[in-house]
Order: sequence, then structure tokens, then C1' cells
RNA sequence: GCCGGUUUAGCUCAGCUGGUAGAGCAGCGGUUUUGUAAACCGAAGGUCGGGGGUUCGAGUCCCUCAACCGGCA
Repeated sequence: GCCGGUUUAGCUCAGCUGGUAGAGCAGCGGUUUUGUAAACCGAAGGUCGGGGGUUCGAGUCCCUCAACCGGCA
């Protein structure tokens, strides 16, 4: 230098064919217990890596930039 992949909640990851962003764990509150843990219940937590474009509508499609991983030279 060229090609491909990944980037979504604090962490690990889903999100199909463009149509209200989700799960598990962690953290918080509650029930239970003499107390802790476990179990169960509840609520909260997001500029979807940055910028731009297409569209009535973008996590999803297109362009560009960045970080990380792999391959080729």
C1' cells in the first nucleotide's frame, strides 16, 4: 500500500428483509433471612465509533474518517 472483519448499556453480545433499540451479567431498590449469600420481583441505564448522503423513515443502505483484529504484498 491492497483486501476482509469488528465497533450497539459499565461488561459480554443480539437486533432477520429499513418501520417504537433488546438480552444476560454487573450496579440500584424491594421481598425473603437474626444477618450475609442464594432465590424471586421491580425500576434505571444508549449522540448504536465520528462526519456526511439516500429515504416519509437508517443500528441496518451508500461515501468518508478513526480505532482494533486478520490476510496479501
Source information: The RNA shown here (transfer RNA) has 73 nucleotides and comes from Amorphus coralli DSM 19760. Taxonomically the source falls in Amorphus coralli (Bacteria, Alphaproteobacteria, Hyphomicrobiales, Amorphaceae). Model confidence (mean pLDDT): 81 of 100. Rfam family: tRNA. The family's RNA type in Rfam is transfer RNA.